[in-house]
RNA sequence: CCCUCUGUAGCUCAAUCUGGUAGAGCGUCUGACUGUAGAUCGGAAGGUUGCUGGUUCAAUUCCGGCCGGAGGGA
Numbered sequence: 001c002c003c004u005c006u007g008u009a010g011c012u013c014a015a016u017c018u019g020g021u022a023g024a025g026c027g028u029c030u031g032a033c034u035g036u037a038g039a040u041c042g043g044a045a046g047g048u049u050g051c052u053g054g055u056u057c058a059a060u061u062c063c064g065g066c067c068g069g070a071g072g073g074a
Base pairs, nucleotide, nucleotide: 001073002072003071004070005069006068007067010026011025012024013023020057028044029043030042031041032040050066051065052064053063054062
């Protein structure tokens, strides 16, 4: 220098390909249960979807640029 993959909740990851309500598990808070805690069950909070611009009625998703991470090539 070139190519590929990747960035979404505190953490690990879906949803993207085929644009149409942003979700799961763990964790946190809370209620039930318990002498207390744990386990179990119910509920809740938590997201500018890395940044920026474009296309579109509508973008996590498509396109351009930039930044971070991983791998490969020279």
About this RNA
The RNA shown here (transfer RNA) has 74 nucleotides and comes from uncultured DHVE6 group euryarchaeote. Taxonomically the source falls in Methanobacteriota (Archaea, Methanobacteriati). The RNAcentral record of the sequence draws on ENA.